[in-house]
RNA sequence: AGAGUUUGAUCAUGGCUCAGGACGAACGCUGGCGACGUGCCUAAAACAUGCAAGUCGAACGAGAUAGCAAUAUCUAGUGGCGAACGGCGGAGUAAUACGUGAGCAACGUGCCUAGAAGACCGGGACAAACGCAGAAACGCCAUGAAUACCGGAUGUUGUGCUCCAACCAUGUUGGAUCACUAAAUGGAUUUAUUCGCUUCUAGAGCGGCUCACGGCCCAUCAGGUAGUUGGUAGGGUAACGGCCUACCAAGCCGACGACGGGUAGCGGGUCUGAGAGGAUGACCCGCUCGAGUGGGACUGAGACACGGCCCACACACCUACGGGUGGCAGCAGUUGGGAAUCUUGCGCAAUGGAGGAAACUCUGACGCAGCGACGUCGCGUGGAGGACGAAGGAUCCAGGUCUGUAAACUCCUUUUUCACGGAAAGACUUAGGACGGUACCGUGAGAAUAAGGACCGGCUAACUACGUGCCAGCAGCCGCGGUAAGACGUAGGGUCCAAGCGUUGUCCGGAUUUACUGGGCGUAAAGAGCGCGUAGGCGGCUCGUUAAGUGAGGUGUGAAAUCUCCAGGGCUCAACCCGAAAACUGCACCGCAUACUGGCGAGCUUGAGGGAUGCAGAGGUGGAUGGAAUUCCUGGUGUAGCGGUGAAAUGCGUUGAUAUCAGGAGGAACACCCGUGGCGAAGGCGGUCCACUGGGCAUCAUCUGACGCUGAGGCGCGAAAGCGUGGGGAGCAAACAGGAUUAGAUACCCUGGUAGUCCACGCUGUAAACGAUGAGUGCUAGUUGUCGGGCGGCAUGCCGUUCGGUGACGCAGCUAACGCAUUAAGCACUCCGCCUGGGGAGUACGGUCGCAAGAUUAAAACUCAAAGGAAUUGACGGGGGCCCGCACAAGCGGUGGAGCAUGUGGUUUAAUUCGAAGCAACGCGCAGAACCUUACCACCUUUUGACAUGUCUCGCUACCUAGAGAGAUCUAGGGUUCCCUUCGGGGACGAGAACACAGGUGCUGCAUGGCUGUCGUCAGCUCGUGUCGUGAGAUGUUGGGUUAAGUCCCGCAACGAGCGCAACCCUCGCCAUUAGUUGCCAUCAUUAAGUUGGGCACUCUAAUGGGACCGCCGGUGGUAAGCCGGAGGAAGGUGGGGAUGACGUCAAGUCCUCAUGGCCCUUACGGGGUGGGCUACACACGUGCUACAAUGGCGACUACAGAGGGCUGCAACCCAGCGAUGGUGAGCCAAUCCCUAAAAGUCGUCUCAGUUCGGAUUGCACUCUGCAACUCGAGUGCAUGAAGUCGGAAUCGCUAGUAAUCGCGGAUCAGCAUGCCGCGGUGAAUACGUUCCCGGGCCUUGUACACACCGCCCGUCACACCAUGGGAGUUGGCUUUACCCGAAGGCACUGUGCUAACCGCAAGGAGGCAGGUGACCACGGUAGGGUCAGCGACUGGGGUGAAGUCGUAACAAGGUA
Repeated sequence: AGAGUUUGAUCAUGGCUCAGGACGAACGCUGGCGACGUGCCUAAAACAUGCAAGUCGAACGAGAUAGCAAUAUCUAGUGGCGAACGGCGGAGUAAUACGUGAGCAACGUGCCUAGAAGACCGGGACAAACGCAGAAACGCCAUGAAUACCGGAUGUUGUGCUCCAACCAUGUUGGAUCACUAAAUGGAUUUAUUCGCUUCUAGAGCGGCUCACGGCCCAUCAGGUAGUUGGUAGGGUAACGGCCUACCAAGCCGACGACGGGUAGCGGGUCUGAGAGGAUGACCCGCUCGAGUGGGACUGAGACACGGCCCACACACCUACGGGUGGCAGCAGUUGGGAAUCUUGCGCAAUGGAGGAAACUCUGACGCAGCGACGUCGCGUGGAGGACGAAGGAUCCAGGUCUGUAAACUCCUUUUUCACGGAAAGACUUAGGACGGUACCGUGAGAAUAAGGACCGGCUAACUACGUGCCAGCAGCCGCGGUAAGACGUAGGGUCCAAGCGUUGUCCGGAUUUACUGGGCGUAAAGAGCGCGUAGGCGGCUCGUUAAGUGAGGUGUGAAAUCUCCAGGGCUCAACCCGAAAACUGCACCGCAUACUGGCGAGCUUGAGGGAUGCAGAGGUGGAUGGAAUUCCUGGUGUAGCGGUGAAAUGCGUUGAUAUCAGGAGGAACACCCGUGGCGAAGGCGGUCCACUGGGCAUCAUCUGACGCUGAGGCGCGAAAGCGUGGGGAGCAAACAGGAUUAGAUACCCUGGUAGUCCACGCUGUAAACGAUGAGUGCUAGUUGUCGGGCGGCAUGCCGUUCGGUGACGCAGCUAACGCAUUAAGCACUCCGCCUGGGGAGUACGGUCGCAAGAUUAAAACUCAAAGGAAUUGACGGGGGCCCGCACAAGCGGUGGAGCAUGUGGUUUAAUUCGAAGCAACGCGCAGAACCUUACCACCUUUUGACAUGUCUCGCUACCUAGAGAGAUCUAGGGUUCCCUUCGGGGACGAGAACACAGGUGCUGCAUGGCUGUCGUCAGCUCGUGUCGUGAGAUGUUGGGUUAAGUCCCGCAACGAGCGCAACCCUCGCCAUUAGUUGCCAUCAUUAAGUUGGGCACUCUAAUGGGACCGCCGGUGGUAAGCCGGAGGAAGGUGGGGAUGACGUCAAGUCCUCAUGGCCCUUACGGGGUGGGCUACACACGUGCUACAAUGGCGACUACAGAGGGCUGCAACCCAGCGAUGGUGAGCCAAUCCCUAAAAGUCGUCUCAGUUCGGAUUGCACUCUGCAACUCGAGUGCAUGAAGUCGGAAUCGCUAGUAAUCGCGGAUCAGCAUGCCGCGGUGAAUACGUUCCCGGGCCUUGUACACACCGCCCGUCACACCAUGGGAGUUGGCUUUACCCGAAGGCACUGUGCUAACCGCAAGGAGGCAGGUGACCACGGUAGGGUCAGCGACUGGGGUGAAGUCGUAACAAGGUA
């Protein structure tokens, strides 16, 4: 410090996720030791048991025990002090709290310290013990002490009234008069001390009160408040105060957020972070609040009191039913809750506390120990050597590789462990050590007692095998898994940490993703529709003053601990602890400075405004008025249609339309002018005239003197549609009706047509209200157009200049890019509004507004990992442009109809083997299924195998014959090998045995190689360097021409190059040369015949060359490339044909040609055999053949080819047969012989018919091949003579030696072709042209597509699940109003009862206790309101969910933008 994830790729926006750190944690697996820390975050739930606050006999009486006694000890009680500390918890509390800083002239203070003064005289009780009663708690009678209580005196003082003085003056201090006000002379020891007592002053420490500032969320909480705000008087308090009461006034708080709701103890600090911040408030420290819940006071220096009291309520316990008792949020511990949190330990030795004169007692504070890897820190689980790289495991074709110096083994060490022995500091002034026989030390033993967890697809370090097969499962995000998974599970190996490792949860970080530091708003989320203006914020120039902000300095404070740091220290180190420094960025105060900001004062004119003079304009409102057009009405002319559409129909019209002429009515809108022209803040404004009226601009430099800008709330304006009331209504036109279209058509089109559109008044308040761009000010190159005004110049219709508007282009700059660019989206400042992932949703609820429709404000649950912007490359478009192709058109001939052949589907079957499937499967694999082939079926049969290699044994069983059998095979008989040799043997061949293995046309063409099809013989596909762009990419390859062509030329930020095109290759066409046998024959002989001699001229053969290049001429074009025409030439513009197939596409085809990974079978899915099947047959389709006839059939006659093939072969001649064919067999291994007859042709006949067409089908008889023609071959003869008379929709081929037509040959093959591959003969027609169909190329445009239009995608409905709104109601919490009740309690009043101290001789009184009354008040109750939550029949929409239904809305002009 970043990374992953939206895309085919890119940039930017934006969310989600990860890597880091932390924790009072929990869970999973594992677990050796120690030190130091730490441990109920949940139920402020309930608690058994024990302990946690007592002490003082030197305050007091009494009792008990011991003792002979003196006396000692113990204690219930009275009394004193303490129990208000210490310990625990965080429910409540948003301020009666906390933090920081101030204040009290408005206060208190036991114990402690210092100082001053004092303690005189009296008095009466209560408890205990004893007795009675009671279950207990407790109650009653008599005696009865004090440092308990009471009266009187004294009064240093203090307090109060009045007066005087001083001062920092709501009062303080000092002084005076008067009044009031103390005590325990007690305890101890003994003789002088000490501890106490009372009053006062002061201190220290501790508290109380007040003020300012600071620190949570919600405005869908906007108004709150009646003791409320203030005053006067009084009460109350330690003290100020509405703290309380009475009276008076009507205030007080609030957008700088009152009131209300929710949540929460606050701080020092802690975690994180570079910091600023954010989150947090365990342990430790400070403050605060609480003690079952609520209320209350008493005592006291201090409490409204955790281990005190009273009352109420809830709960629990005891009871003899009469009545009582209790409060662990103290330490342990229990139950419960929970994912989860410890011992009913030891000790007061230390530190601290209470009491005491002290000894001492008490102290679950505390010091220690125990439990828990809960955390941090430290240590260990051994060290050295050890290769032949052992075994095992994993992997692997083999060799090998990894585990791995790892182990074994040898030597060594002893931290830890165990055993034994010793043994602290902590303790002082001193006896006393829980920890502890502990730390630590010494000796000995012996590698002994000690390693796991997670991960290994990317992020992210680490890879293989097997299993599984979208299953099981994983997953933080992206995503893995559908038979070769580095992602699941296991194993081996590896990586990272390590007594831990992972997971989960939470916080901060990364996240500049709330942006103060440090973000944005044209199109990504985001400028309010526009203006006026309040508060607020901000504000021109000069001078003076002030010193609030600001700056620097000082003082006080900012507790300690923590953090940082130390050449500090202590535990063996560290963690930890001790010490010091620094820091605590803050607050307050003091004086200083005065540039800037602010306050105050004085001035200025440039900002702003006023004045004067002009100017332009669809600016607004009201009134008046004009013509054209539509429609309607009346009349005339006139006749059959009009109207409307893609085409029609509905509609109108013979009752006279449309058309046309004249007249009239009515409403609405204002053609031309009209212009990126004008005006207005926006919405918006358009005939003409009048009236009223707003704003703007220019010029003059005359006045005021900062009067300014922005603007939360607020107020106003605000298109269209809509609403209300009343008018109006020509045209247009939602709804509606009809006609069309359509599968449907609640649409698009047509004919009608009502609200509405118009006017007046009122409401609504929204729009893609858009420049998707808030307002204002200043600054920052220009060029050009246009509108309004001014100035200057003259050549008077131009030029220059200036101010204000409105456009285009463009520099710098900005921007993600597109783009913006003085009218900024540039550079700055001021103010306002708004945004923070998509969906849910601009929705729900609540509020406000509205007559309603609705508007405005505005969430959450849930869900997704994206949604979105700009640009790029493709692909696509019922987008555009250019161009090509038998693509269409123009032609010729077919297919589709018939019969047959053949292939396919389907069906059938035991099997009808398998594959191929739009073009690009279907006479395809198959260049040839009777057996074989053959892969299929039935049956029979075989198991190292029909075939390969290796080991061993044998050479008999090779081969022949016979028998059985359907055959494979089995049985019997006969019968015997070959080569080499070092003579041992080896090899070939055959047989046998066991095992490795063979074998598989079994699966996967979506694991593959190879080969092939297709787009397409289409003209394309790319690269290097350079340049442009942030980048994907672009450029080149686009453009202008041209071509069959990315072919060539020109231009150009490109210059070159590669694969393709073309050419080079083969063949045909012309010529030449060479060569003449089997070919040829012009000349010479010869023959029946090129038959022979001869010859090689010609033809031909087959080798090598030539030839054609737009080369020449003319035209055209740009002086180009090229194109057109011509000449010459056998051939002319690639001369015809072939071979040749770029980058790639289709997971195209093929595992059944072959090869091959993986999987599967192994007495079978292998091998052999017989028979059957692949040949089935209601049908459907493709490809063909033959036809339907006269351009023909039949008969007769007779010429001319080319290219092939031939020894298991082609076969002549001759003979036989009607024929297929048979017999014989010359010749030929072929330019020699044979196949071999070419056929269309010519002549004759038939004369339009199911025929002398057509030949299917069937019968009979044959031929050939073959082991064998039944299923199931081909051919022949005779006989039979079906459909069919030119073929619906549709569809195919072909542009010249082509189509059409005619025959010939070959491969395969025993035999079998209408198929396939070739060959020649005869030999056309047509092409205007590119609008349309199909396919393709280039450029451009749009895109929400990229699996790329066979794309994407929307909504209803149906189903499942989820959360949520409404909902008659119902349940509960909180809160509030009114009223009722009114415990305890203090206060006020009262004086019926009782009554020790004082007064009084007494009666009685003062006072007290109990009682009574009253207001206040907790709990409780009744009625109502507010708010929140749970449930709720039914209901609304929403979300999610591999393959449901209906349509096709959007994305291309998305087919109606």
Small-subunit ribosomal RNA from a metagenome, 1457 nucleotides, folded computationally. The RNAcentral record of the sequence draws on SILVA.